A computed fold for a 680-nucleotide part of an RNA from Wukongibacter sp. M2B1, annotated as large-subunit ribosomal RNA, domain II. The source organism's lineage runs through Bacteria, Bacillati, Clostridia, Peptostreptococcales and Wukongibacter.
[in-house]
Context: one part of a larger RNA
RNA sequence: GCCAACGAGUUACGGUAUGCAGCAAGGUUAAGGACCUUUGGUCUGGAGCCGAAGCGAAAGCGAGUCUUAACUGGGCGAAAUAGUUGCAUGCCGUAGACCCGAAACCGGGUGACCUAUCCAUGAGCAGGGUGAAGCGAAAGUAAAAUUUCGUGGAGGCCCGAACCCAUGUCUGUUGAAAAAGGCUGGGAUGACUUGUGGAUAGCGGAGAAAUUCCAAUCGAACUCGGAGAUAGCUGGUUCUCCCCGAAAUAGCUUUAGGGCUAGCCUCAGAUUUAGAGAAACGGAGGUAGAGCACUGAAUGGCCUAGGGGGCUUCACCGCCUACCGAAGCCUAUCAAACUCCGAAUGCCGUAUUCUUUUAUCUGGGAGUCAGACUGCGGGUGAUAAGAUUCGUAGUCGAGAGGGAAACAGCCCAGACCAUCAGCUAAGGUCCCUAAGUACAGAUUAAGUGGGAAAGGAUGUGGAGCUGCUUAGACAACUAGGAUGUUGGCUUAGAAGCAGCCACUCAUUUAAAGAGUGCGUAAUAGCUCACUAGUCGAGUGGCUCUGCGCCGAAGAUUACCGGGGCUCAAAUCUGUCACCGAAGCUAUGGCUUGUCUAAGGACAGGGGUAGGGGAGCAUUGUAUAUCGGCUGAAGCUGUACUGUAAGGAGCAGUGGACUUUAUACAAGAGAGAAUGUUGGC
Numbered sequence: 001g002c003c004a005a006c007g008a009g010u011u012a013c014g015g016u017a018u019g020c021a022g023c024a025a026g027g028u029u030a031a032g033g034a035c036c037u038u039u040g041g042u043c044u045g046g047a048g049c050c051g052a053a054g055c056g057a058a059a060g061c062g063a064g065u066c067u068u069a070a071c072u073g074g075g076c077g078a079a080a081u082a083g084u085u086g087c088a089u090g091c092c093g094u095a096g097a098c099c100c101g102a103a104a105c106c107g108g109g110u111g112a113c114c115u116a117u118c119c120a121u122g123a124g125c126a127g128g129g130u131g132a133a134g135c136g137a138a139a140g141u142a143a144a145a146u147u148u149c150g151u152g153g154a155g156g157c158c159c160g161a162a163c164c165c166a167u168g169u170c171u172g173u174u175g176a177a178a179a180a181g182g183c184u185g186g187g188a189u190g191a192c193u194u195g196u197g198g199a200u201a202g203c204g205g206a207g208a209a210a211u212u213c214c215a216a217u218c219g220a221a222c223u224c225g226g227a228g229a230u231a232g233c234u235g236g237u238u239c240u241c242c243c244c245g246a247a248a249u250a251g252c253u254u255u256a257g258g259g260c261u262a263g264c265c266u267c268a269g270a271u272u273u274a275g276a277g278a279a280a281c282g283g284a285g286g287u288a289g290a291g292c293a294c295u296g297a298a299u300g301g302c303c304u305a306g307g308g309g310g311c312u313u314c315a316c317c318g319c320c321u322a323c324c325g326a327a328g329c330c331u332a333u334c335a336a337a338c339u340c341c342g343a344a345u346g347c348c349g350u351a352u353u354c355u356u357u358u359a360u361c362u363g364g365g366a367g368u369c370a371g372a373c374u375g376c377g378g379g380u381g382a383u384a385a386g387a388u389u390c391g392u393a394g395u396c397g398a399g400a401g402g403g404a405a406a407c408a409g410c411c412c413a414g415a416c417c418a419u420c421a422g423c424u425a426a427g428g429u430c431c432c433u434a435a436g437u438a439c440a441g442a443u444u445a446a447g448u449g450g451g452a453a454a455g456g457a458u459g460u461g462g463a464g465c466u467g468c469u470u471a472g473a474c475a476a477c478u479a480g481g482a483u484g485u486u487g488g489c490u491u492a493g494a495a496g497c498a499g500c501c502a503c504u505c506a507u508u509u510a511a512a513g514a515g516u517g518c519g520u521a522a523u524a525g526c527u528c529a530c531u532a533g534u535c536g537a538g539u540g541g542c543u544c545u546g547c548g549c550c551g552a553a554g555a556u557u558a559c560c561g562g563g564g565c566u567c568a569a570a571u572c573u574g575u576c577a578c579c580g581a582a583g584c585u586a587u588g589g590c591u592u593g594u595c596u597a598a599g600g601a602c603a604g605g606g607g608u609a610g611g612g613g614a615g616c617a618u619u620g621u622a623u624a625u626c627g628g629c630u631g632a633a634g635c636u637g638u639a640c641u642g643u644a645a646g647g648a649g650c651a652g653u654g655g656a657c658u659u660u661a662u663a664c665a666a667g668a669g670a671g672a673a674u675g676u677u678g679g680c
Stems, first nucleotide, its partner, number of pairs: 001680006011095013026050003032044005054061002064076004098236002101233001105226006116200009125190001127159003130155001134151006163187003168183004202218001204214003211220001239615006249262005263368002265365007274358001275356005280350004289341001290339002295335003300330003306324002308321004371396010401412003416589004421585003427579003430563003436576001438575006449565001455550002459547010476534005482507003487501003513528001517526002590605006616669001618666007627657001634653005640647002
């Protein structure tokens, strides 16, 4: 891992609701007893319980009573009387209460053969080195001290086996081993190591102290018991079909992943149109927008009180002011907590009309309280987030099908079943791939399409305005582009061209600026404006707009699903076909509800949590009943049958029980629980 078997809402007592049955203003027996065909039944038994009367704390009174001194009152009752017993089912309570699962807590015991410390009594430590004290001798001294040599053999001394330990690293890591092996390393006469016996015990012991050890277990051992501890937590919870079908919200909560009540679902009963939508009409309101009349914010100007500064015989008065500036006026603005205004929607209502079929109440049963994304309106955030938090609508959740390559939340559309029938939606129609290589007109040249901004550009199409132009434009070429004058000033110089000034003038002209740019130290030089000629028809500027271009760097090929596509298979406008879904239609069938006298008609049948209904199968009991050694159950195979759980028949195997009907009772259905046991 697979297969098989086992494996989870039970039972008792009480409550409550519903159904059925008995009796009914009553209903019912319990223990006990008697008897019998004795692990059951019949009879007896009225104690007790519930109901028929309530009110009050009570005494008590009583269809009333309590309150009060007393109620014209007020509270609870009566007056519209139905209960009770049993059985069944749903749910609740008390019990382990659907099953498995803690870490833990408490009590009684068992452990120091591991290990920690201690006690008693024994044992062990190759070899080599160093050479303390003391002692002796000599030297030395007044004597000492001291020095030298010798002797001596100390030491938690040195090196290093046994022995004890475990520093580094490699191997090992389903190991040879639940801690080892190899190499290396530390101690090795000591706070050393070790044998045997003994002591200390869990609210404890021991500890050169690490939460370390106390039998592979230690922040409190193990074992049995309390015990099925508790688990607002995780996992699991076994046959079928039919009808309906949620929630992820509010309030409260030592509450936030749990609960309670309400909301939303379902079932039964009651009321019987009370509900929903549209139109019409009538209301309330202060949002969007807008505005500045209020409250604030805020631009420039005018005017002006006041202030600052200056002038003044500065004491007063007075005058001026490119300073600041309240209020006022003009002007241009802003606001969730501003409003002189003010929608659309939405909301409330109506003895109106139309369309629909809900709605409310009472009672039984729930589940839900983590929601997600998308569009729109906001807040928070950074007008960030697949962010967060509200409102509103949709979808998913609990929704399959078609489209979006793939893709819960987007677009289309809501799957009872069957069909080798038809029509459509979104989206598509060159091939992959069902259907147009469709039609008409235009655009794009960028593979734009098929990723992006500010910004940039004689890309290209459309529309408009406008200048010049056969009295010859635009471009090109040829020629001219002069004079007063080097304008004045400034300056070393300043001559069109560093800078400043100027009504920048005037002359000759076809035309030529007191000069457009380059250039020089300054001149010079080149050039432009402007003019003529050559040429011969269009040529400049601006605005709006369609489609393109650049801007454009990322880590596997990877920014059309692919192939591939250019008068398109791209884009825009228009048109006609076709394809395309579980949508709609057609035909047949099943089922639910309503209506109907019937035949039938009409409307429904996606579905998680969950509610309701109807069944199948298994084991046993009772009563009937079929079959069976001429072959029961079980097992294997099988092309039959039922809407499903399922049910037959036949053949083989097997070798003794079993079917069917009705009713009853359950150890009553497995694929999941890191389920349990067995097998492989």
Its Rfam family is "Bacterial large subunit ribosomal RNA".
The coordinates come from a structure-prediction model, not an experiment, and the mean pLDDT is 86.